[in-house]
């Protein structure tokens, strides 16, 4: 140089023939359990603002189609197999 797969919270990982983004675990907070600690169950956990329950923004980055994109299109970065 040239195809190809991928890249999604704190971390694994879902969610693909375009339709409510983070299910599900793991970690992490609070609380009950205990004399304490583990286990165990609740309950919450992407961000940012603010009027505290609503609005914005987010699936490598930058666009592009569309009513709507994690999804499909071009470019690009990066990691990994491939040919030369």
């Nucleotide at each position: 140089g040239c195809c190809g797969u991928c890249g999604u919270g704190g971390c694994g990982g879902a969610a693909u023939u375009g339709g409510c983004a983070g299910a599900c675990g793991c970690g992490c907070a609070c609380c009950g359990u205990u004399c304490a600690g583990g286990u165990c169950g609740g309950u919450g956990u992407g961000a940012g603002a603010u009027u505290u329950a609503u609005c914005u923004c987010g699936u490598g980055c930058a666009g592009g189609u569309u009513c709507g994109a994690u999804u499909c299109c071009u470019g690009u970065c990066g990691a990994c197999g491939g040919c030369a």